[in-house]
RNA sequence: UGGGGUGUCGCCAAGCGGUAAGGCAACGGACUCUGACUCCGUCAUUCGAGGGUUCAAAUCCUUCCACCCCAA
Numbered sequence: 001u002g003g004g005g006u007g008u009c010g011c012c013a014a015g016c017g018g019u020a021a022g023g024c025a026a027c028g029g030a031c032u033c034u035g036a037c038u039c040c041g042u043c044a045u046u047c048g049a050g051g052g053u054u055c056a057a058a059u060c061c062u063u064c065c066a067c068c069c070c071a072a
Base pairs, nucleotide, nucleotide: 001071002070003069004068005067006066007065010024011023012022018055026042027041028040029039030038048064049063050062051061052060
């Protein structure tokens, strides 16, 4: 420098145009003498960033950024 891939909550991770599942963690509560276990509830106004398409974008297009792989 060229090509490809990945980027979603503190961590892992689903999503495939109609407004973001789940698990762990965290927080509040129930239970308990206390704790653990178990149960209930809460938890993503910037889905890496900007722009575009669309009535509507995490999702499509584009330009960047970070990381990984391949080639030189």